Predicted 3D model of a 79-nucleotide RNA (c-di-GMP-I riboswitch aptamer) from a Pirellulales bacterium. It was read from a public genome assembly, where an Rfam model found it. The source organism's lineage runs through Bacteria, Pseudomonadati, Planctomycetota, Planctomycetia and Pirellulales. Model confidence (mean pLDDT): 89 of 100.
RNA sequence: CCUCGAUAAAGGCAAACCGGUCGCAAGGCCGGGACGCAAAGCCAAGGGCCGGCUUCAUGCCGGUCGCCCGGCUGCCGAA
Numbered sequence: 001c002c003u004c005g006a007u008a009a010a011g012g013c014a015a016a017c018c019g020g021u022c023g024c025a026a027g028g029c030c031g032g033g034a035c036g037c038a039a040a041g042c043c044a045a046g047g048g049c050c051g052g053c054u055u056c057a058u059g060c061c062g063g064u065c066g067c068c069c070g071g072c073u074g075c076c077g078a079a
Stems, first nucleotide, its partner, number of pairs: 004077002012037002017032006035066001041072003046068002048064006
């Protein structure tokens, strides 16, 4: 350095739900809260799923990275 991920160490993030708020909605953001996560850090790029619109073409727009896959970056160092 690369792979890998331990009853290690220091930490980190935060599901459902509740309150507020934005949005037609899916859903997002803030606060509380922890189901969990070795990338649950970032990217909507390829798929999937969800929502909206309408000439209903299998089209357009939006969402989801904690659905999969892929790319970039990162803490520590046992076997």